The prediction has a mean pLDDT of 85. SAM riboswitch aptamer (S box leader) from Sporolactobacillus mangiferae, 112 nucleotides, folded computationally.
[in-house]
RNA sequence: CUCUUAUCCAGAGCGGCGGAGGGACUGGCCCGAUGAUGCCCGGCAACCUGACUGCAGGCGAUGCAGUCAAGGUGCUAAUUCCUGCAGAAGGUAAUCUUCUGGGAGAUGAGAG
Repeated sequence: CUCUUAUCCAGAGCGGCGGAGGGACUGGCCCGAUGAUGCCCGGCAACCUGACUGCAGGCGAUGCAGUCAAGGUGCUAAUUCCUGCAGAAGGUAAUCUUCUGGGAGAUGAGAG
C1' cells in the first nucleotide's frame, strides 16, 4: 500500500511540556494567545491476547454469555462536527427538513 471482515448517535482531566495554526479532503460550520493541534502523564473503552466464572458439550476439543483490565492496539471538542453520490417522504416552494442506501475516512482483527 491492497484485499476481507467488524465497529463508528455511549464514554474519557480545572494536570505538565510547548507555542501556531487545527478539525483527512470539498463546501459549510466550528476550535484556537482565556494557549488550540501535538507530545507526556492521567483517563475512557473492551477489538485482539490473557486470566477467571457460568451454561452447553463426555470430565476433552470447542461454542455461547459474563467478569477483570495484566499484555497489544485504539480513543480522549462538536454523531466520523455536518456535507459531498443515488433514492424516498414531507413541504406552495427554496440554497428547506427527515429517512434509507452508497461513497470517502478512521480503528481493530486476519490475509497478501

The model forms 94% of the base pairs in the Rfam consensus. NCBI's taxonomy places the organism under Bacteria, Bacillati, Caryophanales, Sporolactobacillaceae, Sporolactobacillus.